Predicted 3D model of a 1431-nucleotide RNA (small-subunit ribosomal RNA) from an invertebrate metagenome. The RNAcentral record of the sequence draws on SILVA.
[in-house]
């Protein structure tokens, strides 16, 4: 930093799309380890359960329970003793007394407003800065000042009695306090007076004096003690906290323009607050706010910051941290310093729980957790060891603040998944041209290391203070300073050391372009895939899969967001003639922007300082973890806002002054400038008369209409309405819209010369107001022509239309609306620059002219065309009347389509205008140029391309040959020209590819291996067979040689590689053909133009048959095409002649000679040329032939042949018989033969040129009516044969008819060719004797030895020609000429075409499906009214 995407190609323009970074993510494949971060973006949905705020006995009373002492009283009692009455009694239990202990509640103190959460509200002084309060308030904390007397009377608790399922509720009797309540004291406050300083208005602040008011806990204190401590009250002061108040800054709608009544302001020593206010009240006055966006809607915490970006910006407000809202939804206060209060009170409401139905109870937006949403976000874990907070003197108690762990690759960062050597490049996989390649030193094998994980042992750091104790130091027992004690959840921790083995550890997306990275297979518009463009329809680098490779790696991809690309909203940093985009035009409000000069202030502006601008992020420099994330320090940055000192150049604001802008003034001329009356001829139409007679009229052609009731035509006279003809111009005047007959009135602007006047008055101009074409509307008039609608006539498939004929609104006037147009210069106004050139309008000056006049010249102002430079532009084009170079204003645009639509909304009598979207679809839409290709566009030119002419086809019969059709098959290919007598220049069998049917499988036909043979190879007999084949018989002794069963060849077996396909793809190709077209064209090198594609050249002016060939010329030259060279033919010459000829000639073969516009006139630009003429066998390319340019149509052929790829392998190969390719309701296409007399048939005479011939031509002879047949002479051919040429000529019949035209079709007899003519062959002969009487629409051929007619010969070939190729003979007609048809050529012009007009493309119907809308109804909900029941 770009890059793909409109097109055939170019350039602009524009919009999609990618490449990048990123996230609290999510999903989908895959996963070894630490480290440090981070995890409910949805439902501020609902929530079991647990635990998150308590502390203080050194404030208070009472005190359960243990425990001890004590033994006063009491009861039981082992045991002992006994005189048996009875003692004596440990012990135990109860009370009692004294002591410790001190649960659980209560009263009283702090806290409970901090921490923790979450982002519902909220566009506001909420927040972010900055200022301000002299208008304020502040526990605990500090520092000062004073105090700290003497008194009271309650009440929770306990006890006790009721009520209630419980929550709880109510008597009663008692009892303390650092609880409450009087009394005293007043340093000090309050109030008044008085004085001083001070200040930014209301005041502050000091002093001094009079008066009134209001306080305490004598409280605690484990202590040897104390002027101790801990506390309390009261003032000033502090310091951190908090209220208030301003400026100044950040979201979107105008499809929200007007918004307020406590509303704006005042007064009241009015009420409330800590406090200042309409905060609240009462009067009173009518304000206030707003286009710089009020109000009203809609969406939002905000901010340091994140994320992105070169910046400027644009997005974002998770995690950290300020700040601010909230706490189930709503309200409200109360306690208190602090609250209107997450884990407090009251009330209402929703939800849920209990419940004895009477009533309670509860609030995870604390941490965990658990339901529900959802793509989607953890554990109902240790701990107070650390910081950090609460109460407490303190020990300590509490913390789900926090410290840790745990889960989750969600993130960012580290490391690991081994390292060295190792070519037989193993094997496998992949490809493959088959040789090979690659995966690959990878692997295996050899040496090694040991990070992470794993085991075992070691073992820090967080910890040091506080407390305690000793000491020091001090006024101190405060603080601090030394020394010693004490405590670690995490921790089985980092970390180290050993052990053990390469052992445990790699995926994920991509490979058409964008974009690094290619192959094969499978599929076959299927299946799929895609961000964009697009891939897939039988060779897919784009689906699927392999194997290679690319990237990147514990991740990799995907989706869904942001920013970037994106200068695509553009400040940086775009437009606006034609691509989106100048408002229809003027005026003018706001606003913004403004001429020279002096002076002054100091608003913007600049330069210096102060303060700020929280840390934390970003940088930058250092340090700690083994690096890195990460964390600590330190600087710099926070680009910003106040405050202050200076500067005075712009700018602003004051004062003054000029005149080059601007305006006013006097002359003067020019004008379809407006508005109004009023006059005028021509024409149209009508009305009257007069002439006059049958048609007018209209159209391409017609016909409705008019006309004998007298039209049209002509003439007079009228009436009536509109529009002004020539002047008329490329001209004039207006802001635009638009003004055209002549006068008159009235009025607007420009513009031109002047010297004096005012002294920036000036430009632009949202909104606003005026004016505004044609239609249209609404009243009234007025209507000649014209003419929407409408009616009729043609026209056409139709014709609601073009043409005709009528013909209403309208058009005209008058007042009022509408308010738009291609309202265009598709160009906003203003000013100033900036090369000429050449019209023309108006006005001025000079000069020329005696004058007049005048388009004589010159200069200049104003306007109006055109050409042009520089510059511009994507070009086209603009170019002083800019679209050039500037300035200042405004309007307008940001992809097509939806749509200038819909909703709303304003305007309007209506039509309707203005203002204006989305949803949804598409990757394009567009603009200008460029070279085809098109035009039923135009200029030029050619061609049997028309037309003039011959002759044909198309209608008969018949041959072929294709389609259809049939068939077991009727093989396949060729399909407008450019497929159909065409591959095939011969289909009985073969050919032969088809069918049927019977046979063979390594094969009919090639290489190569193995064995066998060598009475082989090959020929031949028989038999069965439909052959093919099987079986047989008979003949047949393979060559070589280094003599070795060696080399060679043959069969025959076998075996696998393979053979073989006329099987597919001519859209995989090669080669070779057609056809535009034998048209004249097609391109290249330099060079020049142009941003570019591409142009030039090659156009142009003649010329040609031609891009021939001349002149011209930004071209100059060159290729491939054209011409010529080459063959036949035509004259002549020489030379040679076998088999020709023999007399020259003819004829043959060889070489040569000739034609070149060479010659002459003439026309031309005297250039190419072109007209004429000589002469010549020929004369302007002599006739004909070969010979086809880039290139077109994916043209034709895989069945000449070659060939990739794909199918087949006891069949889609091979063989064989015998059928088919010859089939027949039909329509085609190219032939033949005729239809007759220019004939036909008998007879008789004549003249040819090219060619075959030995498997061949096959003479004379003789036989047959012939076809033929015997026979064979002669010919390897100028020598012999085919071979009669025929038409024509000469005679003779035929007399216009289905004939003596025609010959189809049938029947009999035959012939030759062949193994074989049944399907299915050609002749011959007698018979037979069909259609046909020149052929409709339509269409082909041909310009001279051409057409026409005539016969001859050749190739295929046993046969077999009406086809093809060839040969002569006979022997014409017409071409004015290029408007038309069909082809082509060149130049130019549209062009929305490019598979290119057989293009593109509008719309509507049909079908189909889908949404709204309507709908006969019908039926469910909620309201309103009315009526009916009615507590």
């Nucleotide at each position: 930093a770009g890059a793909g995407u409109u097109u055939g190609a170019u350039c602009c323009u524009g919009g999609c799309u990618c490449a990048g970074a990123g996230u609290g993510a999510a999903c989908g494949c895959u996963a070894g380890c630490g480290g440090c971060g981070u995890g409910g973006u949805u439902a501020a949905g609902a929530c079991a359960u647990g635990c998150a705020a308590g502390u203080c006995g050194a404030g208070c009373g009472a005190g359960a329970u243990u425990c001890g002492a004590u033994a006063a009283a009491g009861u039981a009692a082992a045991g002992g003793c006994u005189u048996c009455g009875g003692c004596c009694g440990a012990u135990a239990c109860u009370u009692g007394u004294c002591g410790a202990u001190g649960a659980g509640a209560g009263c009283g103190g702090c806290g409970a407003a901090c921490g923790g959460g979450u982002g519902c509200g909220u566009a506001a002084c909420a927040c972010g800065u900055g200022a301000g309060a002299a208008a304020c308030c502040u526990a605990c904390c500090c520092u000062u000042g004073a105090g700290u007397g003497g008194g009271g009377g309650a009440u929770a608790g306990c006890c006790u009695g009721c009520c209630g399922a419980a929550a709880g509720g109510u008597g009663g009797a008692u009892u303390a306090a650092u609880a409450c309540c009087g009394c005293a004291u007043g340093g000090g406050g309050u109030u008044c007076c008085c004085g001083a300083u001070c200040a930014c208005a209301u005041g502050a602040u000091c002093g001094g004096g009079a008066u009134a008011c209001a306080u305490a806990a004598a409280g605690c204190u484990u202590g040897u003690a104390a002027u101790g401590g801990c506390g309390c009250u009261u003032a000033a002061g502090g310091a951190g906290g908090g209220u208030c108040u301003c400026g100044c800054g950040g979201c979107c709608u105008a499809u929200c323009a007007g918004c307020u009544u406590g509303u704006u302001g005042g007064u009241g020593a009015g009420g409330g607050u800590a406090a200042u206010g309409g905060c609240c009240c009462a009067c009173c006055a009518a304000g206030g706010c707003u286009a710089a966006g009020a109000c009203g809607g809609g969406u939002a915490g905000c901010u340091g910051g994140u994320c992105u970006g070169a910046g400027a910006g644009g997005a974002u407000g998770a995690u950290c941290a300020g700040c601010c809202a909230c706490a189930c939804u709503g309200g409200a206060a109360c306690u208190g310093a602090g609250a209107c209060a997450c884990g407090g009170u009251c009330c209402a409401g929703a939800c849920a729980c209990c419940u004895a139905u009477g009533g309670g109870u509860g609030g995870c937006a604390g941490c965990a957790g658990u339901u529900u949403c959802g793509a989607a976000u953890c554990a109902u874990u240790c701990a107070c060891a650390a910081u950090g907070g609460g109460c407490g003197c303190a020990a300590g108690c509490c913390u789900g603040a926090u410290g840790g762990u745990g889960c989750g690759a969600c993130g960012c960062c580290g490391c690991g998944u081994g390292g060295g050597g190792g070519a037989u490049g193993a094997a496998g996989g992949c490809c493959u041209u088959c040789g090979g390649g690659u995966c690959g030193u990878a692997a295996a094998c050899c040496c090694c290391u040991g990070u992470c994980a794993c085991c075992a042992a070691g073992g820090a750091a967080c910890a040091a203070a506080a407390c305690c104790c000793a000491g020091g130091u001090u006024c101190a027992u405060a603080g601090c300073c030394u020394g010693g004690c004490u405590u670690g959840a995490g921790u089985u921790u980092a970390c180290u050391u050993g052990g053990a083995g390469a052992g445990g550890a790699a995926g994920c997306a991509g490979u058409g372009g964008c974009u690094a990275a290619c192959u094969c297979c499978g599929u076959g518009c299927c299946a799929g895939c895609a961000g964009c463009c697009g891939c897939g329809g039988u060779a897919a680098u784009a689906c699927g899969g392999a194997g290679a490779c690319u990237g990147c790696g514990a991740g990799c991809g995907u989706u869904a967001c942001u920013c970037g690309g994106a200068a695509u909203c553009a400040c940086u940093g775009g437009g606006c003639g034609u691509a989106a985009a100048g408002g229809g035009u003027g005026c003018g409000u706001a606003g913004g922007c403004a001429g020279u000069u002096a002076g002054g202030u100091g608003u913007g502006u600049c330069a210096g300082g102060u303060g700020u601008g929280a840390a934390a992020u970003c940088u930058u420099g250092g340090g700690g973890c083994u690096c890195a994330a990460c964390c600590c320090c330190a600087a710099a940055a926070c680009u910003g806002c106040a405050c202050u000192u200076g500067a005075a150049a712009c700018u602003a604001c004051c004062u003054g002054a000029c005149u080059a802008g601007a305006g006013a003034c006097u002359c003067g001329g020019a004008g379809a400038g407006g508005u109004a009356a009023g006059c005028g001829g021509a024409a149209u139409u009508c009305c009257a008369g007069g002439u006059g007679u049958a048609g007018c009229g209209g159209u391409g052609a017609a016909a409705u209409g008019c006309g004998u009731a007298g039209a049209u035509a002509u003439c007079u006279g009228g009436a009536g309405g509109a529009a002004c003809a020539c002047c008329u111009a490329u001209g004039g005047c207006g802001a635009a819209g638009g003004c055209a007959g002549c006068u008159u009135a009235c009025u607007g602007g420009a513009c031109g010369a002047g010297a004096a006047c005012u002294g920036a008055c000036g430009c632009u101009g949202a909104g606003g107001c005026a004016c505004g074409a044609a239609a249209g509307c609404g009243u009234g008039g007025g209507g000649a022509g014209c003419g929407a609608a409408a009616g009729g006539g043609a026209u056409u498939a139709g014709a609601u239309a073009c043409c005709c004929c009528u013909g209403u609104a309208g058009u005209c006037c008058a007042c009022g609306c509408c308010g738009u147009a291609a309202a265009c210069g598709a160009u906003g106004u203003a000013u100033g620059c900036u090369c000429g050139g050449u019209g023309u309008u108006g006005g001025u000056u000079c000069c020329c002219u005696c004058g007049a006049c005048c388009u004589g010249g010159a200069a200049u102002c104003a306007g109006u065309g055109c050409c042009u430079a520089a510059g511009g532009u994507a070009a086209c084009c603009c170019g002083a009347u800019a679209a050039g170079c500037a300035u200042a204003c405004c309007g307008c645009c940001u992809g097509u389509g939806u749509a200038g639509u819909a909703c709303g909304a304003g305007c309007g009598c209506a039509a309707g205008c203005u203002u204006a979207a989305a949803a949804c679809a598409c990757a394009a839409a567009g603009g200008a140029a460029u070279a085809g290709a098109c035009g039923g566009g135009g200029a030029c030119c050619c061609a049997c391309a028309c037309a003039a002419g011959c002759g044909g086809u198309g209608g008969a019969u018949u041959g072929c040959g294709g389609g259809g059709u049939u068939u077991a098959a009727u093989u396949c290919g060729a399909u407008a020209a450019u497929a159909a007598g065409c591959g095939a220049g011969u289909a009985a069998c073969c050919u032969u590819a088809c069918c049927c049917a019977g046979a063979c499988u390594u094969g009919a036909c090639a290489u190569c291996c193995u064995a066998a043979u060598c009475g082989u190879a090959g020929a031949u007999u028989u038999u069965a067979g439909a052959g093919a084949u099987a079986a047989u018989u008979u003949c047949g002794u393979c060559g070589g040689c280094u003599c070795g069963g060696c080399c060679g060849g043959a069969u025959u077996a076998g075996u696998g590689a393979c053979a073989g396909g006329c099987g597919u793809u001519g859209c995989a190709u090669g080669g070779u053909u057609g056809u535009c077209g034998u048209c004249a064209g097609c391109u290249c090198g330099u060079g020049c133009c142009u941003u570019g594609a591409g142009g030039u050249g090659u156009u142009c002016g003649g010329u040609u048959a031609a891009g021939u060939c001349c002149g011209u010329u930004a071209a100059c030259g060159a290729g491939c095409g054209c011409a010529a060279c080459c063959c036949u033919c035509g004259u002549c010459g020489u030379a040679u002649g076998u088999u020709g000829u023999u007399u020259u000639u003819u004829c043959a073969u060889a070489c040569g000679a000739g034609a070149c516009u060479g010659c002459c006139g003439g026309g031309u630009u005297c250039a190419a040329c072109c007209c004429g003429g000589a002469g010549g066998a020929a004369g302007g390319u002599g006739a004909g032939g070969a010979u086809g340019a880039c290139g077109u149509c994916a043209a034709a052929u895989c069945a000449g042949c070659a060939c990739g790829g794909c199918c087949u392998u006891u069949a889609u190969g091979u063989c064989c018989a015998g059928g088919g390719c010859u089939a027949c309701a039909c329509a085609c296409g190219u032939g033949a033969u005729a239809c007759a007399a220019u004939g036909g048939u008998c007879g008789g005479u004549a003249c040819a040129a090219a060619g075959a011939g030995u498997u061949g031509c096959g003479a004379g002879a003789c036989c047959g009516c012939a076809a033929g047949g015997u026979g064979g002479a002669g010919c390897u051919a100028a020598u012999c044969u085919c071979a009669a040429a025929a038409a024509a000529c000469c005679g003779g019949c035929c007399u216009c008819a289905g004939u003596u035209c025609g010959g189809a079709u049938u029947g009999c007899a035959g012939u030759c060719u062949g193994c074989a003519a049944c399907u299915c062959g050609a002749c011959u002969g007698c018979a037979u004797g069909a259609a046909g009487g020149u052929g409709g629409a339509a269409u082909c051929g041909c310009u001279a030895g051409u057409a026409a007619u005539c016969g001859c010969g050749g190739a295929u070939c046993a046969g077999c020609a009406u086809g093809c190729c060839g040969c002569g003979g006979u022997g014409a007609a017409u071409a004015c000429g290029u408007u038309c048809c069909c082809g082509g050529g060149c130049c130019u012009u549209g062009u929305a075409c490019a598979c290119a007009c057989c293009g593109c493309c509008c719309g509507u119907c049909a079908c189909a499906c889908c949404a709204u809308c309507c709908g006969a109804g019908u039926u469910g909900g909620c309201a309103g009214c009315g009526c009916c029941c009615a507590a």